[in-house]
Context: one part of a larger RNA
RNA sequence: CCCUCGUUAAGGAACUCGGCAAUACAGCGACCGUAACUUCGGGAUAAGGUCUGCCUCCUUCGGGAGGCCGCAGCAAAAGAGCCCAUGCGACUGUUUAUCAAAAACACAGGUCUGUGCUAAAUCGAAAGAUGAUGUAUACGGACUGACGCCUGCCCGGUGCUGGAAGGUUAAGUGGAGGGGUGCAAGCUCUGAAAUGAAGCCCCAGUAAACGGCGGCAGUAACUAUAACUGUCCUAAGGUAGCGAAAUUCCUUGUCGGGUAAGUUCCGACCCGCACGAAUGGCGUAACGAUAUGGGCACUGUCUCAACGAGGGACUCG
Numbered sequence: 001c002c003c004u005c006g007u008u009a010a011g012g013a014a015c016u017c018g019g020c021a022a023u024a025c026a027g028c029g030a031c032c033g034u035a036a037c038u039u040c041g042g043g044a045u046a047a048g049g050u051c052u053g054c055c056u057c058c059u060u061c062g063g064g065a066g067g068c069c070g071c072a073g074c075a076a077a078a079g080a081g082c083c084c085a086u087g088c089g090a091c092u093g094u095u096u097a098u099c100a101a102a103a104a105c106a107c108a109g110g111u112c113u114g115u116g117c118u119a120a121a122u123c124g125a126a127a128g129a130u131g132a133u134g135u136a137u138a139c140g141g142a143c144u145g146a147c148g149c150c151u152g153c154c155c156g157g158u159g160c161u162g163g164a165a166g167g168u169u170a171a172g173u174g175g176a177g178g179g180g181u182g183c184a185a186g187c188u189c190u191g192a193a194a195u196g197a198a199g200c201c202c203c204a205g206u207a208a209a210c211g212g213c214g215g216c217a218g219u220a221a222c223u224a225u226a227a228c229u230g231u232c233c234u235a236a237g238g239u240a241g242c243g244a245a246a247u248u249c250c251u252u253g254u255c256g257g258g259u260a261a262g263u264u265c266c267g268a269c270c271c272g273c274a275c276g277a278a279u280g281g282c283g284u285a286a287c288g289a290u291a292u293g294g295g296c297a298c299u300g301u302c303u304c305a306a307c308g309a310g311g312g313a314c315u316c317g
Base pairs, nucleotide, nucleotide: 001312002311003310004309005308006307007306008305010303011302014301019298029051030050031049032048037042039146053068054067055066056065057064058063069073074079081296082295083294084293085292086291087290088288089287093105094104109144110143111142112141113140114139115138121130122129123128147283148282149281150280152213153212154211157210158209159206160205161204162203163202166201167200168199172195173194177190178189179188180187181186214232215231216230217229218228241275242272253269254268255267256266257265
């Protein structure tokens, strides 16, 4: 010096990206007491406080009265630190065996869609099997993801579904006509019209299908702003709600709160570079080895280091 531990004056997060690590408080039992919020179940062991040993007497056997000792009476061990606010995901669960446990996956619930049974779908040259010894309250596929309030506009493009007409369209059918050869019969080659399916064109429907959801000017009796007007374009021009956000470039936006001091955090504002409604929108009690900010308590994280134990390193063998 390194590793694993133990103790520490005064201070107590000043450490640090961050209380990482470690300590401590609480812990078991009894009694008292317990907020916001809430899906009325919870939250909750919330938080916070008090008691606890032994002896004598009494007792309704629950306990009560008096006394005694210690630093300390759940006398050892074991046995939650807590609170406030916000994001995300409802929850329990699952996952990268060996750097990621999560906000990712799953989930109950919701919606669309296919499927009438020899079902659809899947495996298999096939036989056959799964689906299912099931039968639309069933089974398959896709998306969303408890619950609450909701889920706006666009069918022009792409897709899907429907459409006894029309256009186009293959092989086939057809055979006018023509060529070669032959004296001819014939043989052979070519071949117009007409007929001829799906598909495509065409006509509709459909967005919890893939997707999309504007611009430029002017205008109110201070100024500013523009309910209003004009104009261009579009299939339609973003509704409700939310908003510097896990989304905001400019940006440490501006204002307020918290701090002596706050690029983070919380509450607002809206000028949304580039939120937005099942690629779901906005809320939400409970839950989380989740992420962020703050506080109490506590401490060798630190001011600032010291000492001790064991094992290495080191020396000798």
A computed fold for a 317-nucleotide part of an RNA from a Patescibacteria group bacterium, annotated as large-subunit ribosomal RNA, domain IV. Rfam family: Bacterial large subunit ribosomal RNA. The sequence was found in a public genome assembly.